[in-house]
Transfer RNA from Desulfobulbus propionicus, 72 nucleotides, folded computationally.
It matches the Rfam family "tRNA".
It was read from a public genome assembly.
The prediction has a mean pLDDT of 84.
Lineage of the source: Bacteria > Pseudomonadati > Thermodesulfobacteriota > Desulfobulbales > Desulfobulbus.

């Protein structure tokens, strides 16, 4: 500097044009003398960030920006 993948809940993730999810985690409750386990409920997302195409973009493009490999 040039190429390739990668960014999505606290964590590891899935999601390839129209409902944003999964398990671990956390709250609350039932259960116990108590805890653990088990079950019910919630709650937690600017899908890295500007721009474009589209009626509609997490997901198609292009740039940045962070990471991890390559090549020089």
């Nucleotide at each position: 500097a040039g190429g390739c993948g990668c960014g999505u809940a606290g964590c590891u993730c899935a999601g390839u044009g129209g409902g944003a999810g999964a398990g671990c985690g956390c709250u609350a409750c039932c259960u116990u003398g108590a805890c653990a386990c088990g079950g019910u409920a919630g709650a937690g997302g600017u899908c890295g960030g500007c721009g474009g195409u589209u009626c509609a973009a997490u997901c198609c493009c292009g740039c940045c920006c962070g990471c991890g490999c390559c090549u020089a």